[in-house]
The part of an RNA shown here (small-subunit ribosomal RNA, 5' domain) has 540 nucleotides and comes from an uncultured bacterium.
The full RNA is in RNAcentral, with records from ENA.
Its mean pLDDT, the model's own confidence on a scale to 100, is 80.
Context: one part of a larger RNA
């Protein structure tokens, strides 16, 4: 001297940026953090309003709205944490001739025609509740057959590449294997309507190819211990097979008897790994906290479903501890999400605004969700900036303190005198951050029969801000609100008085103190940093 710190001293004015549970991966009360879609489908209310009626009740609206159910897509991202991990985890350089991709993007074909359910909903029926049953009805871009079959997949031949075909081209006879439909516009001609026909946008099905993403393999690097010296039976390899996208003891059968190891296996102990980051002249050394990229985890253990993708934080289903609830039969739940709350701890913040922007899901859009995230707020936690006034004032006030009694120092320092207005204050004014989407007007090209509709642009106008009436600017008033800690023996920069007498104390180290203490403790005096100072632990 430097830092994710903690405590002290009192002390502490203001702003910008930035950080903030290291300890109990302890166990949580509440609330919120994942939806969307009516432009796939079918059901559909109620307050409230208005009318008619003697009343019960019915009509109309409200409204095809809430709204819940079928179906798609999303929920594997984003967010949080290191608990295990010493391993191809991770960095990093290859390899897949051993593999996968769903939204995207470009290129080709193709969307023919049919059936049979089921939820919601009605009736009834068990449950305390979660929840479940029965019987009826009903629609889909939900489901299941059939047509068309390029590719693709099985069989079969040839060529190419190659160490090596399961790859690549080319041929053959079969044989499997598709699909959905919504929506918006039109003049003519057909139709009684829907509609048919034309035309476009969104989907679907199918194959090629890319871009992004993944999976798995392989070299080299990857802490500490030998007071751990031998490990190992799916254990090393081989046929065969089943599994997987995929290779492969991955798993299983059979066979052989391998495989690792002092160039430290094996065990044990620590530890997410990295780009970084402190530190140091450098070589090194110490660390992985914020951001970024990998991984692994989600009460703990295990297992599958769905689905391009999970073995899935806010899904499911068994066990297991906790806690709830309960009519004791039986249920419910998981904050290492953002706030917050007990705990432990030397110690860590709001139960806040808002989706305005960035980004992400859904949607054709209006949008609608978003505790990602963008803002505020508490903490001097840290880093930076800025103030606390400026100049002028005496051979120098008073007090102070020392004195060798003659003066020195505090000291231009006060006071006084003139001035300035940083930042508090208080008044007015006030942004960028916004620019798209969207509607409109006007225009250019495209599709197309079309002056319809879409589709890409270009010009204008509409309107959209949580912070926030902030930041910023102006103005009045006023020096007026705003300085403190540690040290002065030596390393080390800064001295004398008293008080005390190996006491009480002081210390990083050497070391001071027993009656003149430059070391203790007070004053005065100086010296060093300053909204801080110091001290304590940990690193270098």
């Nucleotide at each position: 001297g430097a830092a994710u710190c903690a405590c002290g001293c009192u002390u502490g004015g203001c702003g910008g940026c930035g950080u903030u549970g290291c300890u109990a991966a302890c166990a949580c009360a509440u609330g919120c953090a994942a939806g969307u879609c009516g432009a796939a489908c079918g059901c559909g209310a109620a307050a409230g309003g208005g009318g008619a009626g003697c009343a019960a009740u019915c009509c109309c609206u409200g409204a095809g709205u809430a709204g819940a159910g079928u179906g798609g897509c999303a929920a594997a991202c984003g967010g949080g944490u290191g608990a295990g991990u010493a391993a191809c985890a991770c960095g990093u350089g290859g390899g897949u001739g051993a593999c996968c991709u769903g939204c995207c993007u470009u290129c080709g074909a193709g969307u023919g025609g049919g059936g049979g359910a089921u939820a919601a909903c009605g009736u009834c029926c068990c449950g305390a509740a979660a929840g479940g049953g029965a019987c009826g009805c009903u629609a889909a871009u939900a489901c299941c057959g059939c047509a068309u079959a390029a590719c693709a997949u099985c069989c079969u031949g040839u060529c190419u590449u190659u160490a090596g075909a399961c790859a690549g081209a080319u041929g053959g006879a079969g044989a499997u294997c598709a699909a959905a439909g919504c929506u918006g516009g039109g003049g003519a001609u057909c139709g009684c309507a829907a509609g048919a026909c034309c035309u476009g946008g969104c989907g679907c099905u199918u194959g090629a190819a890319g871009a992004g993403g993944g999976g798995c393999c392989c070299g080299c690097g990857c802490c500490u211990g030998a007071u751990u010296a031998g490990c190992u039976a799916g254990u090393u390899g081989g046929u065969g097979a089943g599994g997987u996208a995929a290779c492969g003891g991955c798993u299983c059968a059979c066979c052989a008897a391998g495989g690792c190891a002092a160039c430290g296996a094996u065990c044990a102990g620590u530890a997410u790994c990295c780009g970084g980051c402190c530190u140091g002249a450098g070589a090194g050394g110490g660390c992985g906290g914020a951001c970024g990229g990998a991984c692994a985890c989600a009460c703990u253990g295990g297992g599958a479903c769905u689905g391009a993708g999970a073995c899935a934080c806010g899904g499911c289903c068994c066990a297991g501890a906790c806690u709830c609830c309960u009519a004791c039969g039986g249920g419910a739940g998981g904050c290492a999400g953002c706030a917050g709350u007990g705990g432990g701890g030397a110690a860590u913040u709001g139960u806040u605004c808002g989706c305005a922007a960035u980004g992400g899901g859904c949607g054709c859009a209006a949008g609608c969700c978003u505790g990602a995230c963008g803002a505020c707020g508490c903490a001097a936690c840290g880093c930076c900036g800025c103030g606390u006034g400026g100049a002028g004032g005496a051979c120098g006030a008073a007090g102070a303190u020392c004195u060798u009694c003659g003066g020195g120092u505090c000291g231009u320092a006060a006071a006084c005198u003139c001035c300035u207005g940083u930042c508090g204050a208080g008044c007015g004014g006030g942004a960028a951050g916004a620019a798209c989407g969207u509607u409109u007007c006007g225009u250019g090209g495209g599709u197309g029969a079309a002056u319809a509709a879409c589709c890409c642009g270009c010009g204008g106008a509409a309107g959209u801000g949580a912070c926030g009436g902030u930041a910023c600017c102006g103005c009045u008033a006023a020096a007026g609100g705003a300085a403190g800690c540690c040290c002065c023996g030596g390393c080390u920069a800064a001295c004398u008085c008293c008080g005390u007498g190996c006491c009480g104390g002081c210390a990083g180290c050497c070391g001071c103190g027993g009656u003149a203490a430059u070391a203790c403790g007070g004053g005065g005096g100086g010296g060093g940093c300053a909204a801080g100072c110091g001290u304590u632990g940990u690193u270098c």